A computed fold for a 72-nucleotide RNA from Akkermansia sp., annotated as transfer RNA. Its Rfam family is "tRNA". About the family: Transfer RNA (tRNA) molecules are approximately 80 nucleotides in length. The RNAcentral record of the sequence draws on ENA. NCBI's taxonomy places the organism under Bacteria, Pseudomonadati, Verrucomicrobiia, Verrucomicrobiales, Akkermansia. RNAcentral records the identical sequence in 2 taxa. Model confidence (mean pLDDT): 84 of 100.
RNA sequence: GCCGGAUUAGCUCAGUGGUAGAGCACCCGAUUUGUAAUCGGACGGUCGUCAGUUCGACCCUGACAUCCGGCU
Numbered sequence: 001g002c003c004g005g006a007u008u009a010g011c012u013c014a015g016u017g018g019u020a021g022a023g024c025a026c027c028c029g030a031u032u033u034g035u036a037a038u039c040g041g042a043c044g045g046u047c048g049u050c051a052g053u054u055c056g057a058c059c060c061u062g063a064c065a066u067c068c069g070g071c072u
Base pairs, nucleotide, nucleotide: 001071002070003069004068005067006066007065010024011023012022013021018055027041028040029039030038048064049063050062051061052060
């Protein structure tokens, strides 16, 4: 230098054009003599950035950034 993949909640990941979700963690409550476990609930997101397409974009297109891999 070229090619490919990844980027979504604190962490691990779903979500292939029509109101962004799960598990774990944290917090509150129930249960217990108490703790753990279990059960219920709440909180938590400018979906990496900037543009483009579209009535409408996490999703499609381009550039950039970071990380991983391959080729030279």